A computed fold for a 573-nucleotide part of an RNA from Meira miltonrushii, annotated as small-subunit ribosomal RNA, 5' domain. Rfam family: Eukaryotic small subunit ribosomal RNA. Taxonomically the source falls in Meira (Eukaryota, Basidiomycota, Exobasidiomycetes, Brachybasidiaceae). The coordinates come from a structure-prediction model, not an experiment, and the mean pLDDT is 80.

Context: one part of a larger RNA
RNA sequence: UAUGCUUGUCUCAAAGAUUAAGCCAUGCAUGUCUAAGUAUAAGCAAUUUUACGGUGAAACUGCGAAUGGCUCAUUAAAUCAGUUAUAGUUUAUUUGAUGGUACUUUACUACAUGGAUAACUGUGGUAAUUCUAGAGCUAAUACAUGCGUAAAAGCCCCGACUUUUUGGAAGGGGUGUAUUUAUUAGGUAAAAACCAACCGCUUCGGCGUCCUUUGGUGAAUCAUAAUAACUUUUCUAAUCGCAUGGCCUUGUGCCGGCGAUGCUUCAUUCAAAUAUCUGCCCUAUCAACUUUGAUGGUAGGAUAGAGGCCUACCAUGGUUGCAACGGGUAACGGGGAAUAAGGGUUCGAUUCCGGAGAGGGAGCCUGAGAAACGGCUACCACAUCCAAGGAAGGCAGCAGGCGCGCAAAUUACCCAAUCCCGACACGGGGAGGUAGUGACAAUAAAUAACAAUAUAGGGCCUUACAGGUCUUAUAAUUGGAAUGAGUACAAUUUAAAUCCCUUAACGAGGAACAAUUGGAGGGCAAGUCUGGUGCCAGCAGCCGCGGUAAUUCCAGCUCCAAUAGCGUAUAUU
Numbered sequence: 001u002a003u004g005c006u007u008g009u010c011u012c013a014a015a016g017a018u019u020a021a022g023c024c025a026u027g028c029a030u031g032u033c034u035a036a037g038u039a040u041a042a043g044c045a046a047u048u049u050u051a052c053g054g055u056g057a058a059a060c061u062g063c064g065a066a067u068g069g070c071u072c073a074u075u076a077a078a079u080c081a082g083u084u085a086u087a088g089u090u091u092a093u094u095u096g097a098u099g100g101u102a103c104u105u106u107a108c109u110a111c112a113u114g115g116a117u118a119a120c121u122g123u124g125g126u127a128a129u130u131c132u133a134g135a136g137c138u139a140a141u142a143c144a145u146g147c148g149u150a151a152a153a154g155c156c157c158c159g160a161c162u163u164u165u166u167g168g169a170a171g172g173g174g175u176g177u178a179u180u181u182a183u184u185a186g187g188u189a190a191a192a193a194c195c196a197a198c199c200g201c202u203u204c205g206g207c208g209u210c211c212u213u214u215g216g217u218g219a220a221u222c223a224u225a226a227u228a229a230c231u232u233u234u235c236u237a238a239u240c241g242c243a244u245g246g247c248c249u250u251g252u253g254c255c256g257g258c259g260a261u262g263c264u265u266c267a268u269u270c271a272a273a274u275a276u277c278u279g280c281c282c283u284a285u286c287a288a289c290u291u292u293g294a295u296g297g298u299a300g301g302a303u304a305g306a307g308g309c310c311u312a313c314c315a316u317g318g319u320u321g322c323a324a325c326g327g328g329u330a331a332c333g334g335g336g337a338a339u340a341a342g343g344g345u346u347c348g349a350u351u352c353c354g355g356a357g358a359g360g361g362a363g364c365c366u367g368a369g370a371a372a373c374g375g376c377u378a379c380c381a382c383a384u385c386c387a388a389g390g391a392a393g394g395c396a397g398c399a400g401g402c403g404c405g406c407a408a409a410u411u412a413c414c415c416a417a418u419c420c421c422g423a424c425a426c427g428g429g430g431a432g433g434u435a436g437u438g439a440c441a442a443u444a445a446a447u448a449a450c451a452a453u454a455u456a457g458g459g460c461c462u463u464a465c466a467g468g469u470c471u472u473a474u475a476a477u478u479g480g481a482a483u484g485a486g487u488a489c490a491a492u493u494u495a496a497a498u499c500c501c502u503u504a505a506c507g508a509g510g511a512a513c514a515a516u517u518g519g520a521g522g523g524c525a526a527g528u529c530u531g532g533u534g535c536c537a538g539c540a541g542c543c544g545c546g547g548u549a550a551u552u553c554c555a556g557c558u559c560c561a562a563u564a565g566c567g568u569a570u571a572u573u
Stems, first nucleotide, its partner, number of pairs: 001569005009444001011442001015437001016404001022402003026399003031063002037060002043055002061423001070357003080279003084275003089272002095267003099263001109238001113144002120136002123133003154175005161168002176235001178231001180229006199208003215222001237261001239260004245255003248251001281328003288319003294316008332354003336347004359380002362377003382393001384391002410435001412434003418431001419429003450479003453475009486506002488503001490502001516562005521543002527557001529556004538545002
């Protein structure tokens, strides 16, 4: 693990892995809205705020759908585990920072630009689908376009001028961020002296000062900064809600709060992707393997990124008796499970972690993230509807069916809990929970307890007759007490129920509310009882039993073992 017989209660609870990663009817399993993107529903609700204003189907937009759940086919240095690394990379979201620079020019929207489209209305097509065509409208945080408002300094380049000095200069142009390339800085063992230059004070003899910026790492071509250019020029808000206040120069003037959403860059978080070292079952009736990229180098391409990952050109390498390469595996790996003196041996499909896969291969779109399958496109294999022209499909999600088999549950209820997703306190979730089935395992432990009487003992006391006391059995004897199994008002439980725990009322005398499964020669605990059978029928793991007194068969009685369980088969220790 399966199966046979049996089965009263309580708790707990595995469950179509093994065989067919075989095939599937039907239903459901992923959707989502706040004050805060878009409402003229010819929707509702009304009562007044005549542009709208509450609520709100639909639809556009945004986000999610890459999580979860299932399965274990593949896979043997692969996965995986521990370990180290990214100075070799990407990262929606979260959280914290960040953002004054947009224009080149003479009539300009910045108190606000443009054109669409859905829902809607109406006309239609097809046998048919979550198929859609034509026409007519109308929105945006959809898709586009695109100003303005500023300061000062510094720096770089050019430099009208002025005068030969120690030179100094009005003015003009450029200067945000991102992209790509090139260049530069990103420093430094210690102390002293001398010479020159520079600056200051000079009695023109000299004297004095010269202190100069540089983060981080074990380590960088790092962070960072600068210069020159580069670009299908990225971003620098034409967005939404709630409050409405202050200042006067009374102009429909100026200033202004709290949020929401969104964008750039840096970090952070959630991760991911690669890589380092070590470690795996059987097999030599597999001894050589690789060179068709095999091992290395240089360059390029591709990639988010290192790398023969790919290409070109070179070199001839690389692995192997410490078992390469090949084959097998009824092989996903690990945490773990069983066994157990120690050492081991066997198992691990299965709830946690990692991997892989969605009938088989392959390719791809979208996106921060997929080589996604409850996405798409082909091919192969299956297979559904059809009016025969065409159309639709993927349960190794939850239920359920067929098939396969020794072998496995309900087409139930619910989002109340745990969490997840969404624009979200509100919706959704076969994730998950709750019941049903369920002798997979595991837990506790009913099926009686007591007394009297009678009989038969045993120990002790005693006057060894009888009695007392304690006690053990046996009784078709008698007696009242006790209780839950079950039935059930009720409350509790619960999303609603059920069950349990509580609890009124019923509920025990043998014919019940009745315990079984295997055995009784040995191993091995318990009969030399009775009847039947007669080497037959049968039992028996093994030894053996059975041929007319069977301790072993078939039965009755009695007894033994375990007991709500026990037997059998198989695998394993």